[in-house]
RNA sequence: UUCUUAUCCAGAGAGGUGGAGGGAUAUGGCCCUGUGAUACCUCGGCAGCGGGUUUUUCAUUUAGAAAAAGACUGUGCCAAUUCCAGCAAGUUCCUUAUGGGCUUGGAAGAUAAGAA
Numbered sequence: 001u002u003c004u005u006a007u008c009c010a011g012a013g014a015g016g017u018g019g020a021g022g023g024a025u026a027u028g029g030c031c032c033u034g035u036g037a038u039a040c041c042u043c044g045g046c047a048g049c050g051g052g053u054u055u056u057u058c059a060u061u062u063a064g065a066a067a068a069a070g071a072c073u074g075u076g077c078c079a080a081u082u083c084c085a086g087c088a089a090g091u092u093c094c095u096u097a098u099g100g101g102c103u104u105g106g107a108a109g110a111u112a113a114g115a116a
Base pairs, nucleotide, nucleotide: 001116002115003114004113005112006111007110008109013043014042015041016040017039021032022031023030027085028084029083044078045077046076048075049074050073051072053069054068055067056066057065058064082108087105088104089103090102091101092100093099
């Protein structure tokens, strides 16, 4: 980097450096930002996935299955649903138009596990 599978309306901030834009993505909306954002570092925190541990239940082929706890380990994360939409279908409202609402699916993205 690519592929497969699962999840994405929950959760979790202080300090320092630095000094201009940032929120992955064309575009639109909305929002954050000199009361210093984004980013990076330190500390702290959260608990999603894999591993391990403990407890309970089921089960007993002695190998397992399910749930919970905790934060030990590998990662991940700590504004806003992945900030919302974008594409398609259905439905509905209506001032009838390149309009709005809702639902479902998709695309793209993120994270984990496995594989190449």

Description
This is a predicted structure of a 116-nucleotide RNA (SAM riboswitch aptamer (S box leader)) from Fictibacillus terranigra. It matches the Rfam family "SAM riboswitch aptamer (S box leader)". Rfam describes the family as follows. The SAM riboswitch is found upstream of a number of genes which code for proteins involved in methionine or cysteine biosynthesis in Gram-positive bacteria. It was read from a public genome assembly, where an Rfam model found it. Its mean pLDDT, the model's own confidence on a scale to 100, is 79.